[in-house]
Context: one part of a larger RNA
RNA sequence: UGACGGGGGCCCGCACAAGCGGUGGAGCAUGUGGUUUAAUUCGAAGCAACGCGAAGAAACCUUACCUGGCCUUGACAUCCUGCGAACCUUUCAGAGAUGAGAGGGUGCCUUCGGGAACGCAGAGACAGGUGCUGCAUGGCUGUCGUCAGCUCGUGUCGUGAGAUGUUGGGUUAAGUCCCGUAACGAGCGCAACCCUUGUCCUUAGUUACCAGCACCUCGGGUGGGCACUCUAAGGAGACUGCCGGUGACAAACCGGAGGAAGGUGGGGAUGACGUCAAGUCAUCAUGGCCCUUACGGCCAGGGCUACACACGUGCUACAAUGGUCGGUACAGAGGGUUGCCAAGCCGCGAGGUGGAGCUAAUCCCAGAAAACCGAUCGUAGUCCGGAUCGCAGUCUGCAACUCGACUGCGUGAAGUCGGAAUCGCUAGUAAUCGCGAAUCAGAAUGUCGCGGUGAAUACGUUCCCGGGCCUUGUACA
Numbered sequence: 001u002g003a004c005g006g007g008g009g010c011c012c013g014c015a016c017a018a019g020c021g022g023u024g025g026a027g028c029a030u031g032u033g034g035u036u037u038a039a040u041u042c043g044a045a046g047c048a049a050c051g052c053g054a055a056g057a058a059a060c061c062u063u064a065c066c067u068g069g070c071c072u073u074g075a076c077a078u079c080c081u082g083c084g085a086a087c088c089u090u091u092c093a094g095a096g097a098u099g100a101g102a103g104g105g106u107g108c109c110u111u112c113g114g115g116a117a118c119g120c121a122g123a124g125a126c127a128g129g130u131g132c133u134g135c136a137u138g139g140c141u142g143u144c145g146u147c148a149g150c151u152c153g154u155g156u157c158g159u160g161a162g163a164u165g166u167u168g169g170g171u172u173a174a175g176u177c178c179c180g181u182a183a184c185g186a187g188c189g190c191a192a193c194c195c196u197u198g199u200c201c202u203u204a205g206u207u208a209c210c211a212g213c214a215c216c217u218c219g220g221g222u223g224g225g226c227a228c229u230c231u232a233a234g235g236a237g238a239c240u241g242c243c244g245g246u247g248a249c250a251a252a253c254c255g256g257a258g259g260a261a262g263g264u265g266g267g268g269a270u271g272a273c274g275u276c277a278a279g280u281c282a283u284c285a286u287g288g289c290c291c292u293u294a295c296g297g298c299c300a301g302g303g304c305u306a307c308a309c310a311c312g313u314g315c316u317a318c319a320a321u322g323g324u325c326g327g328u329a330c331a332g333a334g335g336g337u338u339g340c341c342a343a344g345c346c347g348c349g350a351g352g353u354g355g356a357g358c359u360a361a362u363c364c365c366a367g368a369a370a371a372c373c374g375a376u377c378g379u380a381g382u383c384c385g386g387a388u389c390g391c392a393g394u395c396u397g398c399a400a401c402u403c404g405a406c407u408g409c410g411u412g413a414a415g416u417c418g419g420a421a422u423c424g425c426u427a428g429u430a431a432u433c434g435c436g437a438a439u440c441a442g443a444a445u446g447u448c449g450c451g452g453u454g455a456a457u458a459c460g461u462u463c464c465c466g467g468g469c470c471u472u473g474u475a476c477a
Stems, first nucleotide, its partner, number of pairs: 001477002003474003007471007015461002019425005026316008034307002042053002065302007074126001078125002080122005087104007108115002128291002131289003137285002139280003142276001144274001149188006155164003168179003194268004199236007209225002213223003239262001242256005318418001322377006334365003339358002344353003384415001389410007431453007
């Protein structure tokens, strides 16, 4: 100087407390461990691995694994030589890779020697490796933590390590600001500048809108209008600016006015010096090591989907604030031409048919659901719950057995609110309800977004956890 303390002081955080809802019990989904297997590819490991890399796992692919069949200048790159344009169609064998043939075709530039692109064969330099090392690395990322810290120049003090500044009194979300001060300044962080949302104004008016006026098939449909909504560009607005009080006459705090908004208005992006030899050699790049008729490459089938069990994360429930049936409203944000697919018709339905419109404020996905109004059920393993299984189908795709999703009929399991323990959340939040997108041929209870309905509680900082500043002890570095 740090680190640590079941030392002290001050302060903060859904850290506790006060509340609301869960997890832990059940079934299923998903990830992991373990076990099994020819293989169940690999990585991730307290917080900070475990719905994680996987923004997609049937089969070929993916795919890195296994079994079997094949190739050896190779699937891919550059160079050399020879032949042939390339390419298209097709027969046979084979699981295919591949092997053996048949036919068509003769293009572009040219100094007529040849050349460019491409294919086949040959030789060798080389290719190739998701092989190892993240403890050789770059890059990227997590975490402490959006915590308020981390430092430097000059000066001063100290023999020196170092100290001071950065401590102290107040204050703040903040090393934020003020005052004091052997310090005076400065940098990276904080804040602001950026995006979005909340109010108003201006400009603009189609595909959006419709107040007043006409027509009308009653639909903003048509004429018309640019007022309103909205869209999207520019501006205004909030600054402790004003008033009162407290305070050291400071910084600031408390209350008030005005205001759509008040003291950082809400949300986001933004992550200092560093820590964990944290994670990633399997995104990529890369040093070293290793393989080179194989640890490279191609193909078929299988596996990654196994299942006594254990754990994590979720979904659905155990019901009446509910289930079922009928009626009837109201969104936002997205996506769409290899695409979204309307009306109509067929089917109980998944869906089929059909073909209008749309390169989209125009058309489509698209019915929002909970809510509301009625009816029924009457506390029951039930008209709760839906696992499992049987039969019959639909769709995607060459292909749905291993191993897809969905539909109809039947079947109807566990489950009556969950031990010890443990998690999230402070407001348009929790809880609850549906909608969309990425990935994607198909395949979400996951992920990322969107809106609808919409709470309770916070006395307080003694205690648990984490963190910041000062101080103290130390046989630790």